Predicted 3D model of a 340-nucleotide RNA (Bacterial RNase P class A) from a marine eukaryotic metagenome.

RNA sequence: AGUCGGUCAGGUAAUCGCUGUCGUUUAGCGGCAGAGGAAAGUCCGGGCUCCAAAGGGCAGGGUGCCAGGUAACACCUGGGCGGCGUGAGUCGAUGGAAAGUGCCACAGAAAAUAUACCGCCUCAUCGGGGUAAGGGUGAAAUGGUGCGGUAAGAGCGCACCGCGCUGUUGGUAACAACAGUGGCAGGGUAAACCCCAUCCGGAGCAAGACCAAAUAGGAACCCUUACAGGUGUGGCCCGCACCGGGGUCGGGUAGGGCGCUAGAGGUUGGCGGUGACGUAAAUCCCAGAUGAAUGAUUACCUCUGAUUUUUCAGAACAGAACCCGGCUUACAGACCGGCU
Repeated sequence: AGUCGGUCAGGUAAUCGCUGUCGUUUAGCGGCAGAGGAAAGUCCGGGCUCCAAAGGGCAGGGUGCCAGGUAACACCUGGGCGGCGUGAGUCGAUGGAAAGUGCCACAGAAAAUAUACCGCCUCAUCGGGGUAAGGGUGAAAUGGUGCGGUAAGAGCGCACCGCGCUGUUGGUAACAACAGUGGCAGGGUAAACCCCAUCCGGAGCAAGACCAAAUAGGAACCCUUACAGGUGUGGCCCGCACCGGGGUCGGGUAGGGCGCUAGAGGUUGGCGGUGACGUAAAUCCCAGAUGAAUGAUUACCUCUGAUUUUUCAGAACAGAACCCGGCUUACAGACCGGCU
């Protein structure tokens, strides 16, 4: 100078508040505990719950080099291949384009059953034939370099490189190395359809399940049988219209309580493994809400900036809501380690 990884996320004390919990002599008092590395985005994967479901298939969707880790993954680890870098490292949806279909702007003769603008050679005269070396266009043009060859050229022939096929060896594999063989398959695009392999039932804690009033309606049972009585209409009578009573049971609502935080849990050292990770042991309990608390002030210390010699200002991103594993995004600064 660079590169990769990790840790912390201002500290301590006092006072006043808030939430939970425990104790107590219970309108109170006291003790203890009280946000994060991302609690965020809600993008993946699982646990859990309910619904559905014999099994299989279609459709639809995800994933996509190989091996391993894991509860699982679009995650992680190690390896292969390719690009970048002197290097440590880093980036890559990285299966298939001779199964089929589609698309390829502009420029260019031509963007794919190939073709020929300039050029070169030739016949020979304003045209025909040969060619793809060179020029020109483009992101991309039918392998690259050299020698031979030819009228000029061309894998036309040869050597090396590249590519395809076959075999051997190494590797669990991806793949690599070597040998032989073929003059050469015939542009790109699969984050276009598609093909191949593999995985996936749906909805989500407002899931779901428990206790359970009043009122109205329901069910069966018991009581009462009714020229009586009650209500409405109406100023009143007649008239007209409507109507039994009781407790029980079950469903639902208000309300209450559960799910709710002891878990694929944290820490420590040991062992196995290159590693992700696994394993047994010891030890710890660490927010749980009205789905609404987690704050404020003061003092001292730490860091940064300004001022300049003692003062002032600031200390990031952000804030739980069923729980975990990831990814992505935001983040002032400080410190530590590996490597080039």
Rfam family: Bacterial RNase P class A. Rfam describes the family as follows. Ribonuclease P (RNase P) is a ubiquitous endoribonuclease, found in archaea, bacteria and eukarya as well as chloroplasts and mitochondria. Its family is annotated with ribonuclease P activity, tRNA processing and dimeric ribonuclease P complex in the Gene Ontology.
Its mean pLDDT, the model's own confidence on a scale to 100, is 75.
The RNAcentral record of the sequence draws on MGnify.